RNA sequence: GAUUUAUAUAGAAGAGGCAAGAGACAGGCUCGGUGACCCUCUGGCAACCUGGAAAAUCCAAGGUGCCAAUUCCUGCCAGAUGAAAUAGGUUACAUCUGGGAAUAUAAAUU
Numbered sequence: 001g002a003u004u005u006a007u008a009u010a011g012a013a014g015a016g017g018c019a020a021g022a023g024a025c026a027g028g029c030u031c032g033g034u035g036a037c038c039c040u041c042u043g044g045c046a047a048c049c050u051g052g053a054a055a056a057u058c059c060a061a062g063g064u065g066c067c068a069a070u071u072c073c074u075g076c077c078a079g080a081u082g083a084a085a086u087a088g089g090u091u092a093c094a095u096c097u098g099g100g101a102a103u104a105u106a107a108a109u110u
Base pairs, nucleotide, nucleotide: 001110002109003108004107005106006105007104008103013042014041015040016039017038021031022030023029025075026074027073028072043067044066045065047064048063049062050060051059052058053057071102076099077098078097079096080095081094082093084091085090
């Protein structure tokens, strides 16, 4: 890197360093010199693995992971409703519902 399976509205930040962008991509929206992102230290959370408690469930925190916003929202398809344009067929829009895609993480395989 690839494949499979599962999960993604819960939870968890201080200090120091650096300096201009960051939130995967696109659009929106948001965060950011009152210093974001990133790095280091310390602290924490508990999703999966693991260990323990007979079990539901809980505890631990060893491995991975994580600690702004639902994966920040939407993206593709279908349906419902609304309002607009149109003579009509229809069109694009907004909200909601369901499914999917993409992404992330874990576990396993390669």
Molecule: SAM riboswitch aptamer (S box leader)
Organism: Cyclobacterium marinum